Two RNAs folded together computationally: RNase P RNA and transfer RNA, 408 nucleotides in total.
It holds a member of the Rfam family "Bacterial RNase P class A". Rfam classes the family as a ribozyme.
The coordinates come from a structure-prediction model, not an experiment, and the mean pLDDT is 77.
[in-house]
RNA sequence: CAAGGUAGGCUAGAUGAUCGCGGGCACUUGUGUGCACGAGGAAAGUCCGGGCUCCAUAGGACAUGACGCCGGGUAACGCCCGGGAGCGGUAACGCUACAGAGAGCGCCACAGAAAAUAUACCGCCGGUAACGGUAAGGGUGAAAUGGUGGGGUAAGAGCCCACCGCAAGGCUGGUAACAGUCUUGGCAGGGCAAGCCUCGUCAGGAGCAAGACCAAGCAGCAGGUAGGGCUGUCCGUCCAUUGCCUGCGGGUAGGUUGCUUGACCACCAUGGUAACAUGGUGGCUAGAUAGAUGAUCAUCGUAGACAGAACCCGGCUUAUUGCCUGCCUUGAUUU
RNA sequence: GCCCUUGUAGCUCAGUUGGCAGAGCACCACCAUGGUAAGGUGGGGGUCAACGGUUCAAAUCCGUUCGAGGGCU
Numbered sequence: 001c002a003a004g005g006u007a008g009g010c011u012a013g014a015u016g017a018u019c020g021c022g023g024g025c026a027c028u029u030g031u032g033u034g035c036a037c038g039a040g041g042a043a044a045g046u047c048c049g050g051g052c053u054c055c056a057u058a059g060g061a062c063a064u065g066a067c068g069c070c071g072g073g074u075a076a077c078g079c080c081c082g083g084g085a086g087c088g089g090u091a092a093c094g095c096u097a098c099a100g101a102g103a104g105c106g107c108c109a110c111a112g113a114a115a116a117u118a119u120a121c122c123g124c125c126g127g128u129a130a131c132g133g134u135a136a137g138g139g140u141g142a143a144a145u146g147g148u149g150g151g152g153u154a155a156g157a158g159c160c161c162a163c164c165g166c167a168a169g170g171c172u173g174g175u176a177a178c179a180g181u182c183u184u185g186g187c188a189g190g191g192c193a194a195g196c197c198u199c200g201u202c203a204g205g206a207g208c209a210a211g212a213c214c215a216a217g218c219a220g221c222a223g224g225u226a227g228g229g230c231u232g233u234c235c236g237u238c239c240a241u242u243g244c245c246u247g248c249g250g251g252u253a254g255g256u257u258g259c260u261u262g263a264c265c266a267c268c269a270u271g272g273u274a275a276c277a278u279g280g281u282g283g284c285u286a287g288a289u290a291g292a293u294g295a296u297c298a299u300c301g302u303a304g305a306c307a308g309a310a311c312c313c314g315g316c317u318u319a320u321u322g323c324c325u326g327c328c329u330u331g332a333u334u335u
Numbered sequence: 336g337c338c339c340u341u342g343u344a345g346c347u348c349a350g351u352u353g354g355c356a357g358a359g360c361a362c363c364a365c366c367a368u369g370g371u372a373a374g375g376u377g378g379g380g381g382u383c384a385a386c387g388g389u390u391c392a393a394a395u396c397c398g399u400u401c402g403a404g405g406g407c408u
Base pairs, nucleotide, nucleotide: 001331002330003329004328005327006326007325008324009323010322013300014299015298016297017296018295019294021038022037024035025034026033027032040306044317045316047315048314049313050312051311052207053206054205055204059235060234061233062232064203065202066201067200068199069083070082071081072080073079084098085096086095087094088093099198100197104196105195106192107191108190121138122137123134124133125132126131146164147163148162149161150160151159165187166185167184168183169182170181171180172179173178211257212256213255214254220248221247222246223245224244225243226242227239228238229237264283265282266281267280268279269278270277271276336407337406338405339404340403341402342401345360346359347358348357354391362378363377364376365375366374384400385399386398387397388396
């Protein structure tokens, strides 16, 4: 210098002036004045997990669903960190729904002898032939019952041997996944579990339009069911003697609360490889309810994409502009 | 804001243990008719909403997006 890899950060304004909106505080009450503040890294999708609230006290079994190498982190997770194995890359590094097909059931079109208790079309060998032996080679298919080499044989074959692979058992290292090594066995045995299933772990249901309070207003009728307690079944338990469901009809469409101080943010120290945890100091950073966060001018700068909170957090995923910083790899050149 | 359902030809819909994507109506050509409709024969038309994964093989199984519809008070 070129080509990459990886970790993180910022993303659009600042100052002054004029008008305007939202809630807060202070002063005034003539409803004005002043002060500081006012969208995001994804506020999005609602895909996971929790807090909070109600349903009984949230209990047991089955069903159902999710997850799935090992260890750790966390309020929790399907998330994160570290490690193992496999795959990709020259490398830095990246990716992985990564338990079980020697428990059972099921499926594997076409082609092919045969698609899983096996079997033989061409071929090879024996034989006059009938027929028998065989699985080296050919052929079919996405997939064919270990691979390579040698011995052996009528021809062949783990039939025998060496190496590789596989299975079982032991030893060593490691918390473990696993790795290394030794012995034994001629060799179990096709693929699919993002098919049913088995094993292990976890999950009661509903959601702020949850729920609580105040005020205003109203009229019941018909049908079904015998219980009901927020999606399945049974048990247990609680509540009720009238409850529940459906349809028609009547009333209201106001206010307060939940509503933002929180698993919060910044910095420092300690422990840990890390995720993270503990302690200290400082800070307060949107809370609307038809839904605020805007416009113009001047100077500096020039910044543009995706995009706008609605109970709150932790993640994941998706959309996306222009940059900045640290570390690492490979190649070339120069010293 | 929260919770569900759904996407296959121009339209309405089928498509199940994964194995060549179908039907009816519509469209085009021909037959038949003096002519039109009905009728008969034949034909064309699909990135199965998009992308990725599992598998030998995906409309179908799994994940993520996009669009459409419905419910609550």